Predicted 3D model of a 349-nucleotide part of an RNA (small-subunit ribosomal RNA, central domain) from an uncultured bacterium. The RNAcentral record of the full RNA draws on ENA.
Context: one part of a larger RNA
RNA sequence: CUGGGUGUAAAGGGCGUGUAGGCGGGACCGUAGGUCGAAUGUGAAAUCUUGAGGCUUAACCUCGAAACUGCAUUCGAAACCCCGGUUCUUGAGUUAUUGAGAGGCAUAUGGAAUUCCUAGUGUAGCGGUGAAAUGCGUAGAUAUUAGGAGGACACCAGUGGCGAAGGCGGUAUGCUGGCGAUUAACUGACGCUGAGGCGCGAAAGCGUGGGGAGCAAACAGGAUUAGAUACCCUGGUAGUCCACGCUGUAAACGAUGAGUAUUAGGUGUAGGAGGUAUCGACCCCUUCUGUGCCGCAGUUAACACAAUAAAUACUCCACCUGGGGAGUACGACCGCAAGGUUGAAACUC
Numbered sequence: 001c002u003g004g005g006u007g008u009a010a011a012g013g014g015c016g017u018g019u020a021g022g023c024g025g026g027a028c029c030g031u032a033g034g035u036c037g038a039a040u041g042u043g044a045a046a047u048c049u050u051g052a053g054g055c056u057u058a059a060c061c062u063c064g065a066a067a068c069u070g071c072a073u074u075c076g077a078a079a080c081c082c083c084g085g086u087u088c089u090u091g092a093g094u095u096a097u098u099g100a101g102a103g104g105c106a107u108a109u110g111g112a113a114u115u116c117c118u119a120g121u122g123u124a125g126c127g128g129u130g131a132a133a134u135g136c137g138u139a140g141a142u143a144u145u146a147g148g149a150g151g152a153c154a155c156c157a158g159u160g161g162c163g164a165a166g167g168c169g170g171u172a173u174g175c176u177g178g179c180g181a182u183u184a185a186c187u188g189a190c191g192c193u194g195a196g197g198c199g200c201g202a203a204a205g206c207g208u209g210g211g212g213a214g215c216a217a218a219c220a221g222g223a224u225u226a227g228a229u230a231c232c233c234u235g236g237u238a239g240u241c242c243a244c245g246c247u248g249u250a251a252a253c254g255a256u257g258a259g260u261a262u263u264a265g266g267u268g269u270a271g272g273a274g275g276u277a278u279c280g281a282c283c284c285c286u287u288c289u290g291u292g293c294c295g296c297a298g299u300u301a302a303c304a305c306a307a308u309a310a311a312u313a314c315u316c317c318a319c320c321u322g323g324g325g326a327g328u329a330c331g332a333c334c335g336c337a338a339g340g341u342u343g344a345a346a347c348u349c
Stems, first nucleotide, its partner, number of pairs: 003321004007303002012317001014200004021193003025088006033081002035077008049065006091190001092187004096182004103176007110153001115149007125136002161168002205246006214240002219235004257316006265294011298305002322349003331342004
């Protein structure tokens, strides 16, 4: 290279957008680059294969044939691929009418509770645990009433919704992205995938400036214990929050790449559309899109998957090739740093 694979055994990129490239719908016409056929020339000899022959045989040697699967030229074929032209609407898209939504950004605003501060009432305990102690409190705590500050949004809440993923939840307004359904009009293959590139990307962490209620790494003290650098308790700083910038990683998981088509059913749920029925709302039926469960065929090593496939096919990308050494060393690139990306070998079993 030819292969075989990637839910859990090694293996799907964290996710999008898109360049090159690869692949690509129906009809007609043309050219003849690929493709196919024929002829001619060439494809040295030896070797290989094969039919004979010669050394007593064999190895070996000699003669003949076949082959040398290739290349060039000429003549032809036109199904398929390419290319050029015309055309179509079912793929894709646009417009129109509607619908749902924690999709994103910004601004404003609301109520409950916790803590702290201020003021009032009030007096000796409060708090905490398995039990305690550290801690707080006569400088007036805990409790209770009123006001202020800050952060987070109970119930609704749902294998409910939205988003490409990360993720998104009080309320209102403004700006804005995507999606579903319905029928009609329009464009006319404009499509799919996507190496590089570019962008987004939880938490923790970093830089500058703010903010800091609760929680809480580190740290301190009290317990427990043989010890207790822990689990429990009392405190408590970074951080968690905001603005701007960086980092670029996660069990970034459905451990399942994207797209298209086909292949029994049943039953929930969310959003539409149509029909039946009705005074009307339900109910019932059909259909599209999403999201769950069960299950046949089929698949699978088994578990299980099963129209949201891990079934049956095709296209494109990524990745794997025994364990350890090792996601390490070295180099390169990126980063303020922490570190990240790429990524071996010796040796060993």